Context: one part of a larger RNA
C1' cells in the first nucleotide's frame, strides 16, 4: 500500500516445512521343524544407541556490582577499622539467569490407494490360465494421520463484537520485562502492584564492627552473627502527572 467504511478479537486451511531411525535381551519355546547338531515364523514385553524438542526439580558448569579468607603496596594523621591498585590481585564458596554431561518427552497406533508379489472367479481357446470383464490381499515408498507456519491463498476467505461522529480504536509520552541491537512484542499507567524502595520469607556466605568476659598472649565466648545482585509475597513511600496527535465524507 492492497484486501472497497473504519476498528478489536477469534478462526478455516489452499499451500509449505519438519518428523519418519535402529539394536540387544526376556517370554512364547528349547515349542514348530530336524536323525542330530541346531533352532524359528507369528505375538507380547523390558532395556538401550544415535537424532531431536522442552526445561532447570535433581547432578554439575558459569555466575567480573554476593559473602568470606589472604599477599604486596598506596590512602583515610597514627592504632583499630575501612578503602584504591595489582588478570575479578589471588584463593574458597555461591542465589537468579543462561546452560549439558542433568531431567522429562518424541518418532505410537490406525486408515486409504498401491509396487513387486500371492490369490479367487473366469473366458478368448468346451481344457488350462491371477486378467481380457470382475473381485480379495500386499511395503519404511505415496495420500491422510503427528508437529509447526500459513488468507499478499491479489482466488486477499469465514465468524463475533464495537463505532454511526471529531466516533470506535490506535499512537505519542511515562513505569517496564517472560521481550529486545534499533524498531518490534508483552505487562502496567492512581478505578494502579509496572519498576524502584521498604518489610517478611526463601537462598548465599559463614559468626561483622564496637564493647564486655576468660586467657600472659595467640585466641575463644556473648553470636546461626553480620552482610548480601537478579528469587517469592506483601506494602502506594518514590516514579508511571497533565496532556497531545492520528483516525470520519462509505462507488453505481
Nucleotide at each position: 500500500c492492497g484486501u472497497u467504511a473504519g476498528a478489536a478479537a477469534a478462526u478455516u486451511g489452499a499451500g509449505a516445512a519438519g518428523a519418519u531411525c535402529u539394536g540387544u535381551c526376556u517370554c512364547u519355546a528349547g515349542u514348530a521343524c530336524g536323525a542330530g547338531a541346531g533352532g524359528a515364523c507369528c505375538g507380547a514385553g523390558a532395556c538401550g544407541g544415535a537424532c531431536u524438542g522442552a526445561c532447570c526439580u535433581c547432578u554439575g558448569g558459569u555466575g567480573u556490582a554476593u559473602c568470606u579468607g589472604u599477599u604486596g603496596u598506596g590512602g583515610c594523621g597514627c592504632c583499630a577499622g575501612c578503602u584504591g591498585c595489582a588478570u575479578u590481585g589471588c584463593a574458597g564458596a555461591g542465589u537468579a539467569g543462561c546452560u549439558a554431561u542433568g531431567u522429562c518427552g518424541g518418532g505410537a497406533a490406525g486408515g486409504g490407494a498401491u509396487a513387486a508379489g500371492c490369490g479367487c472367479u473366469g473366458a478368448a481357446a468346451g481344457c488350462a490360465u491371477c486378467u481380457a470383464a470382475g473381485c480379495a490381499c500386499g511395503a519404511a515408498a505415496c495420500c491422510c494421520a503427528c508437529u509447526u507456519c500459513a488468507a499478499g491463498a491479489u482466488g486477499a476467505g469465514u465468524u463475533u463484537u464495537c463505532u454511526u461522529u471529531u466516533a470506535a480504536g490506535a499512537g505519542c509520552c511515562g513505569u517496564u520485562a517472560u521481550a529486545g541491537a534499533u524498531g518490534a512484542u508483552g505487562a502496567c499507567g492512581u478505578u494502579g502492584a509496572u519498576a524502584g524502595g521498604c518489610u517478611a520469607c526463601a537462598g548465599a556466605u559463614g559468626u561483622a564492627a564496637a564493647g564486655c568476659u576468660a586467657g600472659u598472649a595467640a585466641u575463644a565466648g556473648c553470636a546461626a552473627a553480620g552482610u548480601c545482585g537478579a528469587g517469592u509475597a506483601g506494602u502506594a513511600c518514590u516514579a508511571a502527572u497533565u496532556g497531545c496527535u492520528c483516525g470520519u465524507u462509505a462507488g453505481c